[in-house]
Context: one part of a larger RNA
Molecule: small-subunit ribosomal RNA, central domain
Organism: Khargia italica CCALA 945
RNA sequence: UUGGGCGUAAAGCGUCCGCAGGUGGUUGGUCAAGUCUGCUGUCAAAGCGUGGAGCUUAACUCCAUAAGGGCGGUGGAAACUGAUUAACUAGAGGAUGGUAGGGGUCACGGGAAUUCCCAGUGUAGCGGUGAAAUGCGUAGAUAUUGGGAAGAACACCAGCGGCGAAAGCGCGUGACUGGGCCAUUACUGACACUCAUGGACGAAAGCUAGGGGAGCGAAAGGGAUUAGAUACCCCUGUAGUCCUAGCUGUAAACGAUGGACACUAGGUGUUGCCCGUAUCGACCCGGGCAGUGCCGUAGCCAACGCGUUAAGUGUCCCGCCUGGGGAGUACGCACGCAAGUGUGAAACUC
Numbered sequence: 001u002u003g004g005g006c007g008u009a010a011a012g013c014g015u016c017c018g019c020a021g022g023u024g025g026u027u028g029g030u031c032a033a034g035u036c037u038g039c040u041g042u043c044a045a046a047g048c049g050u051g052g053a054g055c056u057u058a059a060c061u062c063c064a065u066a067a068g069g070g071c072g073g074u075g076g077a078a079a080c081u082g083a084u085u086a087a088c089u090a091g092a093g094g095a096u097g098g099u100a101g102g103g104g105u106c107a108c109g110g111g112a113a114u115u116c117c118c119a120g121u122g123u124a125g126c127g128g129u130g131a132a133a134u135g136c137g138u139a140g141a142u143a144u145u146g147g148g149a150a151g152a153a154c155a156c157c158a159g160c161g162g163c164g165a166a167a168g169c170g171c172g173u174g175a176c177u178g179g180g181c182c183a184u185u186a187c188u189g190a191c192a193c194u195c196a197u198g199g200a201c202g203a204a205a206g207c208u209a210g211g212g213g214a215g216c217g218a219a220a221g222g223g224a225u226u227a228g229a230u231a232c233c234c235c236u237g238u239a240g241u242c243c244u245a246g247c248u249g250u251a252a253a254c255g256a257u258g259g260a261c262a263c264u265a266g267g268u269g270u271u272g273c274c275c276g277u278a279u280c281g282a283c284c285c286g287g288g289c290a291g292u293g294c295c296g297u298a299g300c301c302a303a304c305g306c307g308u309u310a311a312g313u314g315u316c317c318c319g320c321c322u323g324g325g326g327a328g329u330a331c332g333c334a335c336g337c338a339a340g341u342g343u344g345a346a347a348c349u350c
Stems, first nucleotide, its partner, number of pairs: 003322004007304002012318001014201004021194003025088007033081002035077008049065006091191001092188002094185006103177007110154001114150008125136002162169002206247006215241002220236004258317006266295011299306002323350003332343004
């Protein structure tokens, strides 16, 4: 490489967009590149097959002949693929009307709590722990009442509920804005799917510059514990956590499960929309579509389990794996301010 695989054994890119490429719905006509086929040329010798001959036989050798699925030329076929042309509407898109939502960006506002400051009441403790101590407090703390300031996060509602491609998104109001779903459809007419390279987004931590800094809190200091304690516990506490502008580009970025389409028992919750039934109306009840859970049939699986949200049955495209260690290391290259990231071996060893 082929083959076989990728939920948990090695293996799905963190996610999406998308050029090239690969693949691609229904009907008719034409062409004949692929495809099939007739004839023909070629396919050295040796070898192989068949017939014969020569060494006493055989192996071996020699002679004749056949075959030769490949390639070229030429003629034909038209089901399939392809090309082209004409059309179609079931894919895709659009239009109209609804609709749910923590989807995104920005601005303004709100209350609870915390800490700090000021003032009042008040007096000897507070705090903390397994127990303590460090720490705070007679310069009046803790507690409590009133006033003020600041920053960060938004209890209840809250749900195996919603939205988003993923990362992620939760106080309220407004502005701007993306996508989805449902119903109707008289529009376009295959415009589709996937996607190497490429591009965009991408938690936390980290980096640069300028702000901000309540609480928490790497580092650091102290108190304990302990044989020791560079920890777990306690008292402090810097960076950071927050905002703005950039960089970084990684995670158990997980459903450890790539995307699209079709097919294959059901049952039971729940979210959104629509229709029917019922009703004065809304509920209730029945049905459809789209999501999101649980259980489960066939089937699959090494088992666990999966099971119309497949890990079942198929088609298409991409990514990835190929014993463990060495090693996500070395070297080279690219990117980055750096930290580092991407790509990614071998010797050796079991």